A computed fold for a 92-nucleotide RNA, annotated as Glycine riboswitch aptamer. The coordinates come from a structure-prediction model, not an experiment, and the mean pLDDT is 77. It matches the Rfam family "Glycine riboswitch aptamer". Its family is annotated with glycine biosynthetic process in the Gene Ontology. From the family's description: This family represents the bacterial glycine riboswitch.

RNA sequence: AUGUGGCUCUGGAGAAUCUCAAGUAUGAGUACCGAAGGUGCAAGGCAGUAGAAACUGCUGAAUCUCUCAGGUAAAAGGACGGAGUGAGCAAA
Numbered sequence: 001a002u003g004u005g006g007c008u009c010u011g012g013a014g015a016a017u018c019u020c021a022a023g024u025a026u027g028a029g030u031a032c033c034g035a036a037g038g039u040g041c042a043a044g045g046c047a048g049u050a051g052a053a054a055c056u057g058c059u060g061a062a063u064c065u066c067u068c069a070g071g072u073a074a075a076a077g078g079a080c081g082g083a084g085u086g087a088g089c090a091a092a
Base pairs, nucleotide, nucleotide: 002090003089004088006085007084008083009082010081011080016030018029019028020027021026031072032071033070037068038066040064044059045058046057047056048055049054
């Protein structure tokens, strides 16, 4: 010096300040959003049958998909980034 993670600062979208009961909590209902987390899979890879083709099973990414979770004023959170710090892990 490289990759990855830790810590600090910082940028960071969408969708109801909805209705009812309660009374800033909380519970129920309707509508909606995708960027914590989670679900699903394309090519490819592996295995089985098979001469091959083909079929079956497993594996297989995302900001795609679903909306389980979460969220729908502000605050908080926030994928993904920027700067700094420190030295943990991996490889050389």